Small-subunit ribosomal RNA, central domain from an uncultured prokaryote, 349 nucleotides, folded computationally. Its mean pLDDT, the model's own confidence on a scale to 100, is 89.
Context: one part of a larger RNA
RNA sequence: CUGGGCGUAAAGCGCGCGUAGGUGGUUUGUUAAGUGGGAUGUGAAAGCCCUAGGCUCAACCUAGGAAUUGCAUUCCAAACUGAUGAACUAGAGUACGAUAGAGGGAGGUAGAAUUCAGAGUGUAGCGGUGAAAUGCGUAGAUAUUCUGAGGAAUACCGGUGGCGAAGGCGGCCUCCUGGAUUGAUACUGACACUGAGGUGCGAAAGCGUGGGGAGCAAACAGGAUUAGAUACCCUGGUAGUCCACGCCGUAAACGAUGUCUACUAGCCGUUGGGGGGCUUGACCCCUUAGUGGCGAAGCUAACGCGAUAAGUAGACCGCCUGGGGAGUACGGUCGCAAGAUUAAAACUC
Repeated sequence: CUGGGCGUAAAGCGCGCGUAGGUGGUUUGUUAAGUGGGAUGUGAAAGCCCUAGGCUCAACCUAGGAAUUGCAUUCCAAACUGAUGAACUAGAGUACGAUAGAGGGAGGUAGAAUUCAGAGUGUAGCGGUGAAAUGCGUAGAUAUUCUGAGGAAUACCGGUGGCGAAGGCGGCCUCCUGGAUUGAUACUGACACUGAGGUGCGAAAGCGUGGGGAGCAAACAGGAUUAGAUACCCUGGUAGUCCACGCCGUAAACGAUGUCUACUAGCCGUUGGGGGGCUUGACCCCUUAGUGGCGAAGCUAACGCGAUAAGUAGACCGCCUGGGGAGUACGGUCGCAAGAUUAAAACUC
């Protein structure tokens, strides 16, 4: 070194793109690096192993053989891997037609509601709770009508519905823009898969600068509750939540399940395409890409998974190796900071 694993026991990087590397479709020619075989040289002696012999035996000693799995040179083979030449189209991609969609960015716009302001009506309460009180109200509240301002979010439709790599995305309209699916032909001709480093994206909270601020609301204040109540409940309320630009880079970033490919019973729903059928319907059948529910075989410690696998295999990456100490200390890198990342040991059970 060769091991066993990673849904829930320790273990899949939050998610992409992609460098090196690893791996790689079909046919054929050449080559002979890997590979297989032969020969020659070498692989000191002793020792180990085998055989025979010598000390009365043995230990010990002597002789011969084997072994020395290696290295070098050379010859042969050409199935497989590699290299190289030629060709192919089943992987991958391009062109063309069509389709669905909260995919992304920018600008505009609409209605409902809350709050505030002005005006009218109107009078003693309102609000809140388990019950209250703080609070608001005769300086006219709550309620109600009209007008105006401003910010944020888009009821119904709405759906184990859709889109996106993930984070995530929801009124309507316009512009710019990414991807997917599907159909039939044509073209390129392995252009592919994975991906250490690297690089980009990345909820919420938080940070910086400048705006904005309706509602909500950490902190904070008050009222209750209580033995206490630094809480749960109530009345207020500032950061924040919103916008622009720049940081942060973490989450139970979860399907706690890496990506890609192939294969392996069925049944029932649903979304988007395509095709077919007749009895033309709120119809039926086939197919394809998603998304759900059961379930055969198989797998699993069990739970469960089961063509969206946790089944059967292959390629590549990441990670785990008893609990605590500890995702901590120190050091490095990054950050304005908060901190993030990389990551021990003593000791202890």